[in-house]
Context: one part of a larger RNA
RNA sequence: GGCGCAUGGAGGAUACCUAGGCUCUCAGAGGCGAAGAAGGACGUGAUAAGCUGCGAUAAGCUACGGGGAUCAGCACAUAUGACUUGAUCCGUAGAUUUCCGAAUGGGGCAACCCAGUACCAUGAAGUGGUAUUACCCUACGGGGGGCGAACGCGGGGAACUGAAACAUCUAAGUACCCGCAGGAGAAGAAAAUAAUAAUGAUUGCGCAAGUAGUGGCGAGCGAACGCGCAGGAGCCCAAACCGGCCUGGUUACGGCCAGACCGGGGUUGUAGGACUCACCAAGUGUAUAACAAUUGAACUGGAAUGGCGUGGGAAAGCCAACCGUAGACGGUGAGAGUCCUGUACAGGUAAGAGCGUUAUAUGAGUGAGUAUCCUGAGUAGGUGGGGACCGGAGAAAUCCCCUUCGAAUCCGGCGGCACCAUCCGCCAAGGCUAAAUACUCCUGAGAGACCGAUAGUGAACGAGUACCGUGAGGGAAAGGUGAAAAGUACCGCGAGCAGCGGGGUGAAAUAGAACUUGAAACCAUGCGCUUACAAGCGGACGGAGCCUACGGGUGACGUCGUGCCUUUUGCAUAAUGAGCCUACGAGUUACGGUCACUGGCGAGGUUAAUUCAUUUAAAUGAAGGAGCCGAAGCGAAAGCGAGUCUGAAAUGGGCGAUUAGUCAGUGGCUGUAGACGCGAAACUUGGUGAUCUACCCUUGGUCAGGUUGAAGCGCUGGUAACACAUCGUGGAGGACCGAACCGGUAAACGUUGAAAAGUUUUCGGAUGAACUGAGGGUAGGGGUGAAAGGCCAAUCAAACUGAGAAAUAGCUCGUACUCCCCGAAAUGUUUUUAGGAACAGCGUCGUGGUUGAGUCAUGGUCAGGUAGAGCUACUGAUAGGGCUAGGGGGAGUCAAAUCCUACCAAACUCUGACAAACUCCGAAUGGGCUAUGAUAUACACGGCAGUGAGGGCUGGGGUGCUAAGGUCCCAGUCCGAGAGGGGAACAACCCAGAGCAUCAGCUAAGGUCCCAAAAUAUAUGCUAAGUUGAACUAAGGGGGUCCGACUGCAGAGACAGCCAGGAUGUUAGCUUGGAAGCAGCUAUACAUUUAAAGAGUGCGUAACAGCUCACUGGUCGAGCGGGGCGGGCAUCGAUAAUAAACGGGCAUCAAGCAUAUUACCGAAGCUAUGCGAUAGUAAUUUAUUACGAUCGGUAGGGGAGCAUUCUCACAGGGGUGAAGGUUUGGCGUAAGCUGGGCUGGACUGGUGAGAAAAGCAAAUGUAGGCAUAAGUAACGAUAAUGCGGAUGAGAAAUCCGCACACCGAAAGACUAAGGAUUCCUCCGCUAUGCUAAUCAACGGAGGGUUAGGCGGGGCCUAAGGUAUAGCCGAACGGCGAUUACCGAUGGACAGCAGGUUAAUAUUCCUGCCCCUGCGUUCAGUGUGAAGAAAUGACGGAGCAGUGUGGUAUGUACGUACUGACGGAAUAGUGCGUUGAGCGGAGCCUACGGGCGAAGCGAACAUGCGAAACAGCUUCCAAGAAAAGUUUCUGAAACAUCAGCUGAAUGCAGCUCGUACCGUAAACCGACACAGGUAGUCGAGAAGAAUAUUCUAAGGUGCUC
Repeated sequence: GGCGCAUGGAGGAUACCUAGGCUCUCAGAGGCGAAGAAGGACGUGAUAAGCUGCGAUAAGCUACGGGGAUCAGCACAUAUGACUUGAUCCGUAGAUUUCCGAAUGGGGCAACCCAGUACCAUGAAGUGGUAUUACCCUACGGGGGGCGAACGCGGGGAACUGAAACAUCUAAGUACCCGCAGGAGAAGAAAAUAAUAAUGAUUGCGCAAGUAGUGGCGAGCGAACGCGCAGGAGCCCAAACCGGCCUGGUUACGGCCAGACCGGGGUUGUAGGACUCACCAAGUGUAUAACAAUUGAACUGGAAUGGCGUGGGAAAGCCAACCGUAGACGGUGAGAGUCCUGUACAGGUAAGAGCGUUAUAUGAGUGAGUAUCCUGAGUAGGUGGGGACCGGAGAAAUCCCCUUCGAAUCCGGCGGCACCAUCCGCCAAGGCUAAAUACUCCUGAGAGACCGAUAGUGAACGAGUACCGUGAGGGAAAGGUGAAAAGUACCGCGAGCAGCGGGGUGAAAUAGAACUUGAAACCAUGCGCUUACAAGCGGACGGAGCCUACGGGUGACGUCGUGCCUUUUGCAUAAUGAGCCUACGAGUUACGGUCACUGGCGAGGUUAAUUCAUUUAAAUGAAGGAGCCGAAGCGAAAGCGAGUCUGAAAUGGGCGAUUAGUCAGUGGCUGUAGACGCGAAACUUGGUGAUCUACCCUUGGUCAGGUUGAAGCGCUGGUAACACAUCGUGGAGGACCGAACCGGUAAACGUUGAAAAGUUUUCGGAUGAACUGAGGGUAGGGGUGAAAGGCCAAUCAAACUGAGAAAUAGCUCGUACUCCCCGAAAUGUUUUUAGGAACAGCGUCGUGGUUGAGUCAUGGUCAGGUAGAGCUACUGAUAGGGCUAGGGGGAGUCAAAUCCUACCAAACUCUGACAAACUCCGAAUGGGCUAUGAUAUACACGGCAGUGAGGGCUGGGGUGCUAAGGUCCCAGUCCGAGAGGGGAACAACCCAGAGCAUCAGCUAAGGUCCCAAAAUAUAUGCUAAGUUGAACUAAGGGGGUCCGACUGCAGAGACAGCCAGGAUGUUAGCUUGGAAGCAGCUAUACAUUUAAAGAGUGCGUAACAGCUCACUGGUCGAGCGGGGCGGGCAUCGAUAAUAAACGGGCAUCAAGCAUAUUACCGAAGCUAUGCGAUAGUAAUUUAUUACGAUCGGUAGGGGAGCAUUCUCACAGGGGUGAAGGUUUGGCGUAAGCUGGGCUGGACUGGUGAGAAAAGCAAAUGUAGGCAUAAGUAACGAUAAUGCGGAUGAGAAAUCCGCACACCGAAAGACUAAGGAUUCCUCCGCUAUGCUAAUCAACGGAGGGUUAGGCGGGGCCUAAGGUAUAGCCGAACGGCGAUUACCGAUGGACAGCAGGUUAAUAUUCCUGCCCCUGCGUUCAGUGUGAAGAAAUGACGGAGCAGUGUGGUAUGUACGUACUGACGGAAUAGUGCGUUGAGCGGAGCCUACGGGCGAAGCGAACAUGCGAAACAGCUUCCAAGAAAAGUUUCUGAAACAUCAGCUGAAUGCAGCUCGUACCGUAAACCGACACAGGUAGUCGAGAAGAAUAUUCUAAGGUGCUC
């Protein structure tokens, strides 16, 4: 280390629970608000941070009613109180009700600031109190405004999407925006619908009906009439006519006419009314008021139980009772009718409601006559353009809008789907109208086969909270002690209010507050076995040993064995996904369609809406036949009808007829819906953003120092005069160098950073088109852009945010328990189609009938043109020869004839040979038909699929290179979807198709030396190369070796060996220095002697020589070690990165190769034995037996079960211990079921049915927890620490001291923004601090910010904003003055010095000084504004000259201190003129010190001198406004007052800010972050300088 056991930790699953949700039912209510809402801010408690309540009368006040003992909310503590003289509490009606908010006196950055008027304190100013003061409409009474969930009506109005693309169309008049209303809204009393019959306003429900229609006639969209129900309700004006009154016109003054207003009258289509005549009197409806049955808040009464034992506790158990118009729910220490609260029932009143009664007011007629009058005009209708209807312009009626034309008047008009006629219905151009219908922010009472803390609302809990974002907006996690706090007295350890050990409480403390149960991952400790030469999906099988409580644990050694899922032709794959565990996580529901099964009824079946009953059950029953399906079809239709259509007609043909349906339930599939789950890039719509950044507007600010030296000007020279030149002056410039500042060139570093863009070094600009602050403007197909598609809040080729929305996704991924039966496809056709789909093919389940169609074998028979073959058999191609037209070339003195030709070559011919698109021929196999036999399918119809990427091998072909693990066909096979054996390993190669079991047997392929089961088998050869022993290997080379036939030589002696000879002319000639057989050339049949011997086969020499060979003889004695040819095995040729290509060892008469033979091994094959399942057959005992057969399996079809949660019924278990957890035994083919022990402490299982949020390993799944890397990286500027002392349990970091180091145009000081208590003191150290901490910007408590003069307001205006008048616009709204207000970054405006606190000071104190207003007094006096004028009032650059002003600092002086060991000093350090220093009375003290009077105490002088304020010069780009101030007068007004001016004195002087940080640890950057952040001061030496280096004051050493 591994396995096991035990005990713990960590964690928070599971079980149980519910305080909260979800979905509904019934009833109520359906608004609140200028009498100040909704919603907030701030307050309010003895103590009070949060929630709740309330409002300065502040967890409350008053009255009435109820109630009757405790109470001061959540909130359990302490303190202090209240209450039977009735509290708390409940109900009703009142009072109070700060500030903001429609917000309304004005303003404004919501919860703040500032006013006017009247009155009051009070009295002039000032301060305070109460009331009131917005705008619009108005009839003058009043009303409106804003908020609120859905429902309603209206004005505007998308897109994704669907159409497999897309444009009409769809989505959809949806989402969304806007206006307005009510408890409902809208609609509504026919210019209606119909059709020869009628109905009689509107609305809603069920049908009609997915019909009629409409529609790129695509996708889709989709009525009405009529019928059944719910509910029911009808009315009023305008006009004619009459009258009144007013105005106007006119008049002959009698009147008449016209118009407006008012009253009466009148209201319809079988027309009505006015008018004329005649009758008539009936008040039932509506409104208001009073009375009043009844109802109605808190609330009241309300039956009945005891005992025994167990237990911590009884309500459970046992034994006996009782009540019940009450056995609903809930609680009580475990299951309670009789304990509590309650329940059934009964009672009860205020406000309010209210059928009814009474009173008052008001409304409602009939008939006849028909001359005249009235009956809704820029209307109806037409043209053109749109829209709404089922109707998309169509033949298109009807309705609405815009446009432009434009009627009729009852003898009239409109409609009935173009239009016309007839007929029928109705009366427009005015208005009102309940109910039936829709919805639920809210209240009460209830319900649930809804959830139970990852569920159910986002929210069970101080949740729209914490947190994120500039903002719109987004948006969590988090429940449980116990019956009762009885919440651990006391002791000990400890630095300890940490933690722990005793002890105590309790039934239990492993219920101890991190608290019920307490799983898993993960982390430990103890014990048993085992492990240090042994490799790996970690298991399976066998198994020695050891331990043992005898159940078991462990296990050396051996054999076999490449996870899971997905996707694929194919995955151990080095293809996808998963770190691990737990919980959650995906085919559902509604309505249609279709098929099957089950049930009811059956030529019929069945109700829908609705109503009623029972009486409380959202349940059941009944009524309801409207309607639907079926019973008859055919035809385009008229129509006919068991037939009909076609047709002139059918003997024809098509479709039908000879009957079964229908309703409900369940299941399969499908359509419409998000439709199995998760997932876009995008589109549209409404808003939110310019605190980043781009540009613009207004108003401010900043730029050390140095350099150059334009124009102009001046002197001089020069010119007729200019010009021009020199010098000087001058100080220009998108000028130069270079800090701050702005930028970002190059490199390095950084890259899980210090930093989501930086650091270091270097570099560019740096008076300008410069940089920068503050306040404003421009907004998403839009802005802005010196232009990069840049920037618009870390987002830009179209921001962000909510919504349409669950967009769509022919795509990818994932998709959860078991067993049984069958079992594919990767093909054809078509496809904007090719990874999708439709139909066919192949699968499965069911039904059916003819019957034997299917399959195989054999026989017979039929068609064919492939393989092969052939070609004087066609077509085409073809090598050589012959023969020979034609042509080329040559000859022929040119030409011609003619001749030649090893040139090209037709036809013919001989020999040879070719073809997918040649065939005179022509199989096998396969196919059709038929007969026989065997076998068991086949076919049709219906339900449900999947497949439509295939792949390897063999054979036949195309293509390619007769390449490919290539590609495309055909036939077969296997893999796919197939395990087992062999092939070393290895989907498809060989063998062979796995139901289960067996320590049985036989074989297949292949094997039998060892690994490793079986022959070191037998016989005969071959191989020497480790060839070979299972990947392939060539041309070519070779006395490798064996075999065969042929040929040559050989007894006249071969071949090999040995002995001997191998000569002479001659050193052949030539050449050459030499060349003698042997450098070279020539000749070579040279010749001679010979048995034989080359003018020489090699070696050799300078050349010779020498040694050999050919050839010959001898010896030997039999075949040849002669030759070519053919064959077997071997050899070279032979080259890739490990010995690395026998599986290894290894093997040589084999363990190689070849032939033959025998035996054995060898599989999940076959056999044997037992068992199971499936369908079939047979039998009977009808659930069994027998028989033979079958049982690999992906996609997929079919069947049968297990488990989980809830419901109903029945009967059970449980404190003597349920569920859950944990461990162990048993049973079942499996999912699973069940017994025991321990834990646990309250519920829960069985059977029969039913209903589902119904089963997880994977979705880079969601949430939580825990690992791993790993005690690893890192601990954020390399300016730096060290020592001593103090405190403390503890000191590298705290405090004090000393030394050292760092910054010093900053790392010092002040201040704006921003932050919001971080400031100071005390106490503390769990967290925060990248370590520790006694420390802190941390936790707790307490304290701290003082203003007439500082800054803002009570003053002014800029950009800009808001609004008035006014203008514009579907709505919301937009613009907007010369009008008003707001709005600083600007204008105006009165304080300095010192001291003081732990913390504030221009604020307090001291001293000196100032401003405004008012009163009084005195003196003077034309006062008076919102008008007028002036002023206010303005640029850049430069600084030569001038003025004002007077300082820091330096020098000098004085003084204190220092002085290497000592002395001295002119040296050094510090301080000082606003008093340094000396001095020290006296006082206080925490004993450290602090305060401190009198007195003494230095002189002046010189020089430099920035900035600032003025000013001046110069230039062109020509450089805010208003208030204020001064002056002027006009109107009004007053003019002895008031007012104004001056002086003195007295009084008054409001409000907000003020702490602290502020180049930073407090702001913006997620951080105590190397970044960013406007302005002011900013010392010394060196230096031009604010550069740079070192230092001062001051600050710091950067938290390991």
Model confidence (mean pLDDT): 81 of 100. The part of an RNA shown here (large-subunit ribosomal RNA, half A) has 1600 nucleotides and comes from Dyadobacter sp. 3J3. Rfam family: Bacterial large subunit ribosomal RNA. Taxonomically the source falls in Dyadobacter (Bacteria, Pseudomonadati, Bacteroidota, Spirosomataceae).